Notes: This is a predicted structure of a 367-nucleotide RNA (Bacterial RNase P class A) from a Solirubrobacterales bacterium. The source organism's lineage runs through Bacteria, Bacillati, Actinomycetota, Thermoleophilia and Solirubrobacterales. Rfam family: Bacterial RNase P class A. The family's RNA type in Rfam is ribozyme. It is recorded under the gene name rnpB. Model confidence (mean pLDDT): 75 of 100.
Formats: sequence, structure tokens, C1' cells
RNA sequence: CAUGUGGGUCGGACGGCUGCGGAGAGAGAGAAAACUCUUCGAGGAAAGUCCGGACACCGAAGGGCAAGGACGGUGGGUAACGCCCACCCGGGGAAACCCGCGGGAAAGUGCCACAGAAAUACACGGCCGAUGGCGCGACCACACGUGAGUCGCGAUCAGGCAAAGGUGAAAAGGUGCGGUAAGAGCGCACCGGCGUCGUGGUGACACGACGGCCAGGUAAACCCCGUCCGGUGCAAGACCAAACAGGAUCGCUGACCCGGCCCGGUGAGAUCCAGGUAGGUCGCAGGUCACGAAAGUGCCCACCGGUCAAACCGGUGAGACAGAUGGUCGUUCAAGACAGGAUCCGGCUUACAGACCCGCUAACGGA
Repeated sequence: CAUGUGGGUCGGACGGCUGCGGAGAGAGAGAAAACUCUUCGAGGAAAGUCCGGACACCGAAGGGCAAGGACGGUGGGUAACGCCCACCCGGGGAAACCCGCGGGAAAGUGCCACAGAAAUACACGGCCGAUGGCGCGACCACACGUGAGUCGCGAUCAGGCAAAGGUGAAAAGGUGCGGUAAGAGCGCACCGGCGUCGUGGUGACACGACGGCCAGGUAAACCCCGUCCGGUGCAAGACCAAACAGGAUCGCUGACCCGGCCCGGUGAGAUCCAGGUAGGUCGCAGGUCACGAAAGUGCCCACCGGUCAAACCGGUGAGACAGAUGGUCGUUCAAGACAGGAUCCGGCUUACAGACCCGCUAACGGA
């Protein structure tokens, strides 16, 4: 250097013409629409809607219990999290680094296909048969065909074993030596696990010593332990509020209305209420910043205007009918992927043409 690996940034640019949604101004005008101008107008994931919150309502959502659900190494961060950071343990890699739904199987229950004798209990083939029994033989004893006993052989029985074989993903720690009738943590050495103690660490845990204590797997099976969770989601919800229908009061003994009033005219409705439908308004908008209980104030960012310029001042910051942000032409380059808000925010996951930047690695290979 190649290689590998971790993280970050960008996601065509500029201009012309022409459309679309919001806001403001102008002209016009009773008001609105249409018209003209200005300005703002999607993403790193706007997506999946999978977690956590804000916010709103339900019933004061403040506490407890039960059911149900979620989560699960340790420490910290955070409004909170199943997220993030660091570390531990296990696995992969030469390394950088990556992966892990990572509490408990020594509380209990269940399950462990096929194969296999047996799946937590067993003995198929196998080894042994020390001990006891049986058979045979020898010895011994005598009453001479019998046995209290001793020894040997056999391996039929009682029985012992689980080492080696076979089956399996898995067979009651592994390897070796001793031991034994044969064997076995039965004994010993080393290794692994577990327990106790000590040391270090906030802790998960690590290291050491001691003890033969040796215990199958599965909790993404029930279950146990610990922590957390009231429900519904902006079509939440709040406010205003027609028409028709409803209720109350007044009214042909003249209301309301018209003429300024008395008065006159006219002649059957008028006023109020509740609910909240149609409809409307809000919720609903730059910032992951600071102060504040909030309202709000300040600060910061981008753009526009004022100014020769700067300071400074003023203005603007998508918010919909669940509906807009497009089209076309030109120039240019590295030739353009995935994709479209719908209450907002913090995450995760998934999709993505290509370009750029930073850190680390360096076994094998090249110099």
C1' cells in the first nucleotide's frame, strides 16, 4: 500500500417560463370571489406505526389489590424508554472490530421427534460372578454312602458393574494413573463446573485457596423472582353555532313591525331557553437554547427589506377539504437512488443510485 473495519456529511446545482397550497399587501369595494405583487412551502428516512413521552378527554387518574401484558448481565445517561454510552460474560475474527430475546433448570410441573435397552431413568450386546447358591472333582471323617468343613474347576442361578461397544443433538463431569472379581470420584494428579472463604472492583465479575460436592437440555413451555404499565388517541378534544323539531312566557282585550313620539297604520306572531347537528374557529407550528409554574421574555439560525456597506431596526418561518410543493426548457457536473408531512417530540427498524470526509487494523499478499 492492498485488505478489513467503525463513524460522520451530502442526497444534483444554477437560470428562464408556467402551475399548485398558506400568509400578507395593493387596487377595487357593502362583503367575498376573481385580479396584481411579495413572501413561505417535505425527508434522512417525511415510511413501518414497533417502543417511550408531551398533550387531550374519560371518573379526582392520587394510592392499593387482583387479572393481564411488557421488560430482564452490570454501572451510568435521559422527561421517559424495549433507546444511548461504558464495562462484564459467552461466541466469531490474525487484528481493528462484530454478534448475543444475556434473570432463575440446585422451588415445582411438563416436554425431549427419529434412533436406541434406556431421555433422568435404564441394561441390548458386553464385563465380572469376589460373596451366596448349584453342579463336578480332590482332601478329610466315619457306621461306607453320606456330608459339618477345606480347596479347585465350571459360569446354569441369585447377584455386581456401567469402563469399553452400539443409538442419538444429548446417555449421571473429561484425560491419565492407581485400584478391583469386574468396575466406578472408589482414591490420586491435572482440567471443567458448583459451593465456601479471602483479595480486588460501585457492580456485573475476575483471581487465589479449600471442599470429591459432580448437578443433562429446554423458561421464544407452564412457572418462580425483580422492575414497569388505568384506558382511549388530534377523526384526541375545546369554543362558537344555523335550519327543522322541542320547552317556557307574552300575544287577536292587538304583540312584533312601519311612520321620530302621543297617536295612527297593519294584523299573528314575538321573546327567551336547553341540547350542540350542518357549518365555522381553535388545537396547529423556525430552534434538541436559557429563565419562568404558566403566560411570556431573551438568545440563536435562515431568508427578505431599510443602508454604499456594516452595526442596528423591521418583517417572515408548510399546516391541509385527511386534497398543495408540479411541469417544461436551457446550461453544467460526479448524470441523480429510496421516497411525500397530516398533532408534536425522543428513539428503533426497514428502503436507498452515488459522492465525500475522519479514525482504527495490517495475519496472509505487494513494496